[in-house]
RNA sequence: GACAAAGGCACACCCGUCGCGAGGCGGGGCCGCAAAGCCACGGGGCUCUCUGAGCCAGCCGGGUUACCGAA
Numbered sequence: 001g002a003c004a005a006a007g008g009c010a011c012a013c014c015c016g017u018c019g020c021g022a023g024g025c026g027g028g029g030c031c032g033c034a035a036a037g038c039c040a041c042g043g044g045g046c047u048c049u050c051u052g053a054g055c056c057a058g059c060c061g062g063g064u065u066a067c068c069g070a071a
Stems, first nucleotide, its partner, number of pairs: 001068001008033002013028006031058001037064003041061003044056005
């Protein structure tokens, strides 16, 4: 990137589990996503026992890797 095809991910919520927490993981789910793969580097949001230690990559930017593929 084409209202193409194949395949992929999985919001809210529910169940289980781990964590003080933000949240993570597994299963279900199917709001959405063309990197909604990966990385906390910049901005931003959030948590806790706040000179510190963490969380969010499905908030934006950046970096990096990758499936399919016509004109």
The prediction has a mean pLDDT of 81. c-di-GMP-I riboswitch aptamer from a soil metagenome, 71 nucleotides, folded computationally. The sequence is in RNAcentral, with records from MGnify.